This is a predicted structure of a 72-nucleotide RNA (transfer RNA) from Cricetulus griseus.
The gene name in the source record is tRNA-Tyr-GTA-6-1.
Lineage of the source: Eukaryota > Tetrapoda > Theria > Muroidea > Cricetulus.
Rfam family: tRNA. By type it is a transfer RNA.
Its mean pLDDT, the model's own confidence on a scale to 100, is 83.
RNAcentral holds the sequence, with entries from GtRNAdb and Rfam.
[in-house]
RNA sequence: AGGGGUAUAGCUCAGGGGUAGAGCAUUUGACUGUAGCUCAAGAGGUCUCUAGUUCAAACCCAGGUGCCCCCU
Numbered sequence: 001a002g003g004g005g006u007a008u009a010g011c012u013c014a015g016g017g018g019u020a021g022a023g024c025a026u027u028u029g030a031c032u033g034u035a036g037c038u039c040a041a042g043a044g045g046u047c048u049c050u051a052g053u054u055c056a057a058a059c060c061c062a063g064g065u066g067c068c069c070c071c072u
Base pairs, nucleotide, nucleotide: 002070003069004068005067006066007065010024011023012022013021018055026042027041028040029039030038048064049063050062052060
């Protein structure tokens, strides 16, 4: 140089055109002498970047960037 995979909450990951979710973590409350367990409620996202298609893009197309793998 060539080919392939991957990027979504603090972490691990779902979601494959129609308002972005789970588990753990975190905050508050209940419970407790205190804490833990348990229960309830909340906060936390410009979905890696740019451009395109579409009434509508995390999702489809093209290109970039980071990481991983294969081949030479």